[in-house]
RNA sequence: GGGGGUAUAGCUCAGUGGUAGAGCACGUGCUUAGCAUACAUGAGACCCUAGGUUCAAUCCCUGGCACCUCCA
Numbered sequence: 001g002g003g004g005g006u007a008u009a010g011c012u013c014a015g016u017g018g019u020a021g022a023g024c025a026c027g028u029g030c031u032u033a034g035c036a037u038a039c040a041u042g043a044g045a046c047c048c049u050a051g052g053u054u055c056a057a058u059c060c061c062u063g064g065c066a067c068c069u070c071c072a
Base pairs, nucleotide, nucleotide: 001071002070003069004068005067006066010024011023012022013021018055026042027041028040029039048064049063050062051061052060
């Protein structure tokens, strides 16, 4: 320098053109003498960034940043 891939909740990951879910973690309640576990419930991400297409974009297209990988 070139090719490919990844980016979504605190962490690990789903998801699909119609305003996003799970597990763990966290808060509260319940349980216990107490802790843990179990159970119930709640908060938490407008989806890396800037544009474009579309009635509508986290999803499709283009540029950029970061990371991973392959080639030279």
This is a predicted structure of a 72-nucleotide RNA (transfer RNA) from Saimiri boliviensis boliviensis. NCBI's taxonomy places the organism under Eukaryota, Bilateria, Craniata, Haplorrhini, Saimiri boliviensis. The RNAcentral record of the sequence draws on Rfam. It matches the Rfam family "tRNA".